[in-house]
Context: one part of a larger RNA
RNA sequence: GCCGGCGAGUUAAUGUUGCGUGCAAGCUUAAACGACUAAGUCGUGUAGGCAAAGGGAAACCAAGUCUUAAUAGGGCGCCUAGUACGUAACAUUAGACCCGAAGCCAAGUGAGCUAACCAUGAGCAGGGUGAAGCUUGUAGAAAUACAAGUGGAGGCCCGAACCGGUGUCUGCGGCAAAAGGCUCGGAUGACUUGUGGUUAGAGGUGAAACGCUUAACGAACUUGGCUAUAGCUGGUUCUCCCCGAAAUAUAUUUAGGUAUAGCCUCAACUUUAAAUGACUUGUGAGGUAGAGAUACUGGAAAGAACUGGGGCGCGAAAGUGUACCCAUUCUUACCAAACUCCGAAUGCGCAAGUUUUAGUUGGGAGUCAGCACUGGGGAGCAAGUUCCUGGUGCGAGAGGGAAACAGCCCAGACCGUCAGAUAAGGUCCCUAAACUUUGCUUAGUGGGAAAGGAAGUAGAACUGUUUAGACAGCUAGGAGGUUGGCUUAGAAGCAGCCACCCUUUAAAGAUAGCGUAAUAGCUCACUAGUUCAACGGUUUUGCGCCGAUGAUGUAACGGGGCUCAAGCAAAGUACCGAAGCUGCGGAUCCGCUUUUGCGGAUGGUAGGGGAGCAUUGAUGUCAGCUGCGAAGGUUGAUCGUGAGGUUGGCUGGAGCGGCAUCAAGUGAGAAUGUCGGC
Repeated sequence: GCCGGCGAGUUAAUGUUGCGUGCAAGCUUAAACGACUAAGUCGUGUAGGCAAAGGGAAACCAAGUCUUAAUAGGGCGCCUAGUACGUAACAUUAGACCCGAAGCCAAGUGAGCUAACCAUGAGCAGGGUGAAGCUUGUAGAAAUACAAGUGGAGGCCCGAACCGGUGUCUGCGGCAAAAGGCUCGGAUGACUUGUGGUUAGAGGUGAAACGCUUAACGAACUUGGCUAUAGCUGGUUCUCCCCGAAAUAUAUUUAGGUAUAGCCUCAACUUUAAAUGACUUGUGAGGUAGAGAUACUGGAAAGAACUGGGGCGCGAAAGUGUACCCAUUCUUACCAAACUCCGAAUGCGCAAGUUUUAGUUGGGAGUCAGCACUGGGGAGCAAGUUCCUGGUGCGAGAGGGAAACAGCCCAGACCGUCAGAUAAGGUCCCUAAACUUUGCUUAGUGGGAAAGGAAGUAGAACUGUUUAGACAGCUAGGAGGUUGGCUUAGAAGCAGCCACCCUUUAAAGAUAGCGUAAUAGCUCACUAGUUCAACGGUUUUGCGCCGAUGAUGUAACGGGGCUCAAGCAAAGUACCGAAGCUGCGGAUCCGCUUUUGCGGAUGGUAGGGGAGCAUUGAUGUCAGCUGCGAAGGUUGAUCGUGAGGUUGGCUGGAGCGGCAUCAAGUGAGAAUGUCGGC
């Protein structure tokens, strides 16, 4: 992992509500006792319980009573329906649907591992070093010193056994639940070790690491309290039918829990057209979206007028000037959630019509993590962000489209059908279905992106030049006073400053650019000729271009591939396309007609309600079935919406079933379930 078995809302007491039955202003027995056909049933038993009267703290009073000074007012009552049993659902108390802690406490068992200690034993190859002491010698009066020898000390040195465990490799379902190889530390000591003993869990022991205390120790193990507790995780077993949520408010040592309300369901009742909702029509109030600015309050840009005030200059003053500032007025163009001369849609109020729900009481819930899109708003640089609010969808919704894709677009699946017509979206191939007409795009734009940039291209509007010859090209000229004056080393059109004239002319700047040290030189403006028909400017629209850089591999159309498209814009006509709609057949429920039909409904998680199937057993019954073959197994057929039923063949070899009623150890695929097999 697979297969098979087992595996989770039970039981008791008490209560609440519904339903059923008996009796009823009453209902009912408990223990116990008696009888019998002895399983049990029937009877006796009225102790007790509930109800029949309440109000008040109570005394007490009583259909009333309490409050009060009150006879006022008010509160709770009266104007009947209960009770016992059964049953269903739920609640409470119990292990209380099942499995699951880490832990807490008690009583015991452990020092055969390990820690420390006690008693008694044992072990330590070999080599090195050479302390004290002693002896002898020398010196000395001596203490003593020195030398040689002797000696054999030491938590001394090297290194086996032994004890350890430094580094590294291997090993890691191992040889091994800590090992093996190489290497390394101690090795006469605070050494190692045998045997026997002592210390015990609120404890011991600890050269102290929270270490060790039998492979597990921040408090051992065993058993018990014990089914500890678990607002947490997981699991919770047959079928069909009806309805169908919530992810909010308030409170909470509360925030992933719970209570009450909200929203769902079931029952009874109210109402029989109306309290409710929807739609249509009519009629009201409004100050949002929008819009506006001599209609206010404010903001804010430019200009003008020169009215007022201020600053500054001149002036003794009067006054006057001002490219300054502010206000005012005017003109042009604007802005506002806390501006409004205005002003919708939607929504809201009222009324009528059509239609359908609504309310009250009671039983049962679930929900309290929501999410996306879209309209309005707050916060935020922003976000698949966060908060408030209206709607839709997902949640709990399948089907078609968007390549794939809870929340987007279309559309709400009772069942069947090898029928039809459609929605969104599509119609070259993958892939069902397409053609016509007129334009645009050349960028594979389409098929990702901004500010910004550009003689891309196709249109539109306005405005110029042009046969008295435009625009572009080519040929020629582009001069003189003059090197203007100043400045400067120089300044001659062309460093800079000032001025910017005149003349000759068809035309030619006291020069627009390059250039020189300064000149020179080359162009330009401007003019003539040549050539011959169109050439400029401004604004704007459609579609394109650049801007454009990423990490495995094209990879920013799903792919192939597409260019008078298979791209874009516009128009038209076909077709494809869904579980939507229609046709045909069928099921269940509801309504109306009831002669017969017609019409409507039937997606669904949590959850509520209804109806059933099957398993085991019990009582009764079928004078049930069965060796002429039961149960079980297996394989066909058939019936039922389904759980399932009936039956044929084979196997099997001894029990089993139908109907009615009752009772449950009553249904498995999931729980890192549990036991067994493989």